Predicted 3D model of RNase P RNA and transfer RNA as a complex of 491 nucleotides.
The prediction has a mean pLDDT of 78.
Rfam match: Bacterial RNase P class A. Rfam classes the family as a ribozyme. From the family's description: Ribonuclease P (RNase P) is a ubiquitous endoribonuclease, found in archaea, bacteria and eukarya as well as chloroplasts and mitochondria.

[in-house]
């Protein structure tokens, strides 16, 4: 040099002019609203937003996106314990606030290789499905086929016998269906044939070693039961309460705290006490105390709570403003532990925060890339992606112009 | 911003616990009519919104991207 295979990283510099946002600071102008000093009070005097100018400061991303996972944070549902119902994940150990991410490893497939891919529990707990085809699609059976005995009928041959069909029994070695046919291959052994025997391999079961496990390797036993599909229902282990910053507070403003249907419950029993009533025995209403009952999750039980709640529709008003909200699982350098994901230690810095929504626009120089002229210097055009925050963060997936570094592997030439 | 539905012949909508896709209106063409609707027959048209995966097989399961379409403000 030529193929490639993994990993990281940038996303054009630097200047000038003009405008946009946020924050901080200087003036100027106004001194209403307010608010603080002083006066008995009338007043006076300070502070101060809206405004206007100056200045300094800070202003999108690697995906800000899809909103597909998980978690801060808020309300809601009374609170727990268990199960049921949903939903979601799946090898094993680790990291992590958590995750279905991530690192390592182990198995299984692929590539000469670096390296790459997997939703990777269970099909001997059970239902269910395997169209067409094919004999058969799952406790099995036999279409063409192979094969003897045994009956029958034909045929040949002096004779011993031998040959054809057909029925009936044996096989499942070859053919053929089909994505898929009940363990392969070889020898043996059969009448033909078959785990029917044996040897490798694959399977299952079980000792033993090695590993924290996944699993691996030896050694035994079993002739082989146990097709496939669980991104089909299900079983097993494990995790999940719901809604979401339009979530929530807090201030001003107006308008009719209006109507109308739904669901439950408003229960008993004792005992005390008040009021009417009655001559009395007693009856009748409210209070209040225990108990039972109901109700507040789909059920069970503890425990709290409750005797007007709760839910859905029409109608009525605004359509502001503060805050949630920018110091957080932050960022950066160096050190240290780990194969790593990652954790710890010490210093530094504070880095958008809008609200029909800001972060742009022009000119210059230089740089990257194509194209052309030229072939010593150069000159001229053109092109700059994807896409932009709206509570914030850790993944994942998707878009993406052009570049750069780092490690690796194969192959060809020199040396 | 944040939540949920849907994509199937020109249209409108079935099939959505897997097996090779239908109806209805529409459109060709032929009958009937003088002709024309209507009415009968027959007949054509589908990348099941795209991609990938899981199965022997996907409109139909899973994951992703695209593209429509609906709802969520506050007070009393």
């Nucleotide at each position: 040099c030529c193929a490639g295979u993994c990993g990281g990283c940038c996303g054009g510099a630097c200047g000038g002019c003009c405008g946009c946002u946020g924050c901080c600071g200087g003036g100027g102008a106004u001194g209403a609203c307010g608010g603080g000093c002083u006066u008995u009070g009338c007043g006076g005097c300070c502070c101060a937003a809206a405004c206007c100018u100056c200045g300094g400061u800070g202003g999108a991303g690697g995906a800000a996106a899809g909103u597909c996972c998980g978690g801060g944070c808020u309300c809601c549902a009374g609170g727990g314990a268990u199960c049921a119902a949903c939903g979601g994940u799946g090898g094993c150990g680790g990291c992590u606030a958590a995750c279905g991410g991530c690192c390592g490893c182990c198995g299984g497939g692929g590539g000469c290789g670096a390296c790459c891919c997997c939703a990777g529990g269970g099909a001997a707990a059970g239902u269910g499905c395997c169209a067409c085809a094919g004999a058969a699609a799952a406790c099995a059976a036999a279409c063409c086929g192979c094969c003897g005995g045994c009956g029958u009928g034909g045929g040949g041959g002096c004779g011993a016998c031998c040959c054809c069909a057909c029925g009936u029994g044996g096989c499942a070695a070859g053919g053929g269906u089909g994505a898929a046919a009940c363990g392969g291959u070889g020898c043996g052994g059969u009448a033909a044939g078959a785990g029917c025997g044996c040897a490798c391999c694959g399977c299952g079961c079980u000792u033993c070693c090695g590993g924290c496990a996944a699993c691996g390797g030896a050694g035994g036993c079993g002739g082989c039961a146990c097709g496939g599909c669980a991104a089909a229902c299900c079983c097993c282990a494990c995790c999940g309460g719901g809604a979401g910053c339009a979530a929530g507070a807090c201030c001003g403003a107006a308008u009719a705290g209006g109507g109308g249907c739904g669901g439950c419950a408003c229960g008993g029993a004792u005992g005390c006490u008040c009021a009417g009533g009655g001559u009395a025995a007693c009856c009748u209403g409210g209070g209040u105390a225990u108990c039972c009952a109901g109700c507040g999750c789909g059920a069970u039980c503890c425990u709290c709570g409750c005797c007007g709640c709760c839910g859905c529709c029409c109608g009525g008003g605004u359509u502001g403003g503060u805050u949630g909200c920018a110091c957080g699982a932050g960022g950066c350098u160096c050190g240290g532990a780990g194969c790593g994901a990652u954790c710890c230690g010490c210093g530094c810095c504070c880095c958008a925060g809008a609200g029909g929504a800001a972060u742009g626009g022009c000119c210059g120089u230089c740089g990257c890339g194509g194209a052309g002229a030229a072939c010593c210097c150069u000159c001229u055009c053109c092109a700059g992606a994807c896409a932009g925050a709206a509570c914030c963060c850790g993944g994942c997936u998707u878009a993406c112009a052009g570049g750069c570094c780092g490690a690796c592997u194969g192959g060809c030439a020199a040396a | 911003g944040c939540c949920g539905c849907a994509a199937u012949a020109g249209c409108u909508c079935a099939g959505c616990c897997g097996g090779u896709a239908g109806a209805g209106c529409a459109c060709a063409u032929c009958a009937u009519u003088c002709g024309u609707a209507a009415u009968g027959a027959u007949g054509g048209g589908g990348u099941c919104g795209g991609g990938g995966g899981u199965u022997c097989g996907a409109a139909u399961c899973c994951c992703u991207c695209u593209u429509g379409c609906g709802g969520c403000a506050c007070c009393a």